[in-house]
RNA sequence: GCCGACCGCUGGGGGUGCCGUCGCCAACCGACGGCUGAGAGGCCGAAGGCCAACCCCUGGAACCUGACCAGGUUCGCACCUGCGUAGGAAUGCGGCUCGCGCCCGAC
Numbered sequence: 001g002c003c004g005a006c007c008g009c010u011g012g013g014g015g016u017g018c019c020g021u022c023g024c025c026a027a028c029c030g031a032c033g034g035c036u037g038a039g040a041g042g043c044c045g046a047a048g049g050c051c052a053a054c055c056c057c058u059g060g061a062a063c064c065u066g067a068c069c070a071g072g073u074u075c076g077c078a079c080c081u082g083c084g085u086a087g088g089a090a091u092g093c094g095g096c097u098c099g100c101g102c103c104c105g106a107c
Stems, first nucleotide, its partner, number of pairs: 001102002003099003006095004011057004017035007041051004063088003069082004
């Protein structure tokens, strides 16, 4: 000096599912309870939008496509595994705080 981690500022990207009971003729919707998870929240609502929290930002598995996928599991659901060395996917600046990481120089 570079790189990575961490911290700060700043800009951005995302997902918000499933089951049961009740209300209702049913559906939509709502309430309550449950499952997994970092996150399943609030408001308006026809679609959808706004905000909060949480996660992620290229050394990117946050998240999307594949997918009404395949195997397993469960009352059920990406709940688990595969798919996945697949195809996509969103900023910069600073701090010397850390590093038996890399390079250069000196001794």